[in-house]
Predicted 3D model of a 383-nucleotide RNA (Bacterial RNase P class A) from Candidatus Kuenenia stuttgartensis. Lineage of the source: Bacteria > Pseudomonadati > Candidatus Brocadiia > Candidatus Brocadiales > Candidatus Kuenenia. Model confidence (mean pLDDT): 78 of 100. The sequence was found by an Rfam model in a public genome assembly. Rfam family: Bacterial RNase P class A. The family's RNA type in Rfam is ribozyme. Its family is annotated with dimeric ribonuclease P complex, ribonuclease P activity and tRNA processing in the Gene Ontology.
């Protein structure tokens, strides 16, 4: 100098004059004065919670989610560190990370065959086969041996072919020809010992010829986790109305009182309700019309609250590789309610993108103009 990687900050600024919302002080009131007033993602509504209600939130199944190990956190599918695998020269990045020997499914075409499959070309070969040749022997009929060629039951999966992938690899021996058939060295798998590490794992040995591929972000199996609904949750005040029809639970037993008609209570049984589905259990209510269910109809669209002091922010110190935690100090930082920050003028500059809170937080994902800081990697050149 060029090209990269990781992390952080900012998010137009200043002034004048009006305007908007909330708080404080002040005024009898009108008003005055002062302080504060949209984001790094406020977005998506994807996760997790705080909080509220249902019941006091129990069990099981189904369903759904997650999936290496250790740590952080209120919690998480988030964050940090490490391990494995993959990408990159590297700094670094990604995560699809339990199980394929429990089962099912899928893999076009090609190929003999795509998983406890399989023989296209090949190699060997019984059949004392056939044909030809050579040699030897011959009692001249032939016989024996060898070579070539032909048909070939059977054997083979080493060689060749097809394919992304073909039932371990290389070499030697062995065989009719071959094959882990045997051996040596590797790879995988199983069992086991030692070392390092909390662990996931890493490394070094021993034994065993055991060698049945891929895919689970396909179904599935295993492990772990999960009640539901949500601020339009909920609470209070004011105001107002009007109910009707239908369905609906065998009933039994017992105590007290009694005006002898019954009333009240307990137990059993039955019915109903209980906020994702089913079920068990629990709780509440009801049993001859007072539970509850269905249909039709009426009233309430008002006000206050929830609503901002938060698992809050900032600074210092300590612990930790880090995420983070602790202590001390300091601060009080938007609460609209059909929805508040806008307009005009002037100046500066890096010339302004994506974009506006709605109960509140921790994350993730997506969008994005630029300016700047720190650390690290590779290449070239010079000293």
């Nucleotide at each position: 100098g060029c090209a990269g990687a990781g992390g952080g900050a900012c998010a137009g600024g200043c002034g004048u004059u009006c305007g908007c919302u909330g708080g404080g002080c002040u005024u009898c009131a009108c008003g005055g004065u002062u302080c504060a007033g949209a984001g790094g993602a406020a977005a998506g509504u994807c996760c997790g919670g705080g909080c509220u209600c249902c019941a006091c939130a129990g069990g099981a199944c189904a369903c759904g989610a997650u999936g290496g190990u250790g740590g952080g956190u209120a919690a998480c599918u988030c964050c940090c560190a490490c391990c494995g695998u993959c990408c990159g020269c590297a700094a670094g990045g990604a995560u699809c990370g339990g199980g394929a020997a429990a089962g099912u499914g899928c893999a076009a075409c090609a190929g003999a065959a795509a998983g406890u499959a399989a023989a296209c070309c090949g190699c060997c070969a019984a059949u004392c086969g056939g044909a030809g040749g050579a040699u030897c022997g011959u009692u001249c009929g032939c016989g024996a041996u060898c070579c070539u060629u032909u048909a070939g039951a059977g054997g083979u999966a080493a060689g060749g072919g097809u394919g992304a992938a073909a039932c371990g690899g290389u070499g030697c021996g062995g065989u009719a020809a071959g094959a882990g058939c045997g051996c040596a060295c590797c790879a995988g798998c199983g069992a086991u010992u030692c070392g390092g590490g909390c662990a996931a794992c890493c490394g070094a040995g021993u034994c065993g010829g055991c060698u049945g591929g891929g895919u689970a972000a396909a179904c599935c199996c295993c492990a772990u986790c999960g009640g539901g609904a949500g601020c339009a949750a909920g609470g209070c005040c004011a105001a107002g109305c009007a109910g009707a029809a239908g369905g609906g639970a065998c009933g039994g037993u017992u105590g007290u009182c009694u005006u002898c008609g019954g009333a009240c209570g307990g137990c059993c049984a039955c019915g109903a309700g209980u906020c994702g589905g089913u079920u068990c259990g629990g709780c509440u209510c009801g049993u001859c019309a007072u539970a509850c269910c269905u249909u039709c109809g009426g009233g309430u669209c008002g006000g206050c609250u929830g609503c901002u002091a938060a698992a809050g922010g900032u600074g210092u110190u300590g612990a930790g590789u880090a995420a983070u935690c602790a202590a001390c100090a300091u601060u009080g930082u938007a609460g609209a309610g059909a929805a508040a920050u806008g307009a005009a003028c002037g100046c500066c500059c890096u010339c302004g993108a994506c974009a506006g809170a709605a109960c509140c937080c921790g994350g993730c994902u997506u969008a994005u103009c630029g300016u700047u800081c720190c650390u690290c990697u590779g290449c070239c050149u010079g000293u």